[in-house]
Molecule: c-di-GMP-I-GGC riboswitch aptamer
Organism: Pseudomonadota bacterium
């Protein structure tokens, strides 16, 4: 390259609860850990949400894609 196993150093955090923020969907902090091998970043395609109404916003932990890294096997 290839793979990701009851293994794994080291990381991340679902419900929930508080606190701020937003019209809302949902952001952010702290606490908790359901689970992630990209659950790190990218709204590019679908998808779904939100609706002060209508062109704008939100999910990357819904797919898929596009990058760039850690560990372990292998080479």
């Nucleotide at each position: 390259a290839c793979a990701g196993a009851u293994a794994a150093a080291g990381c991340c955090a679902a419900a929930c609860c508080u606190g701020c923020u937003g019209g809302a969907a949902g952001g952010c902090a702290g606490g908790g850990a359901c689970g992630g091998a990209a659950c790190g970043c990218c709204a590019c395609g679908g998808a779904u949400c939100u609706u002060a109404c209508c062109a704008a916003g939100a999910u990357a932990g819904c797919c898929g894609g596009g990058u760039u890294g850690c560990c372990u096997g292998a080479g």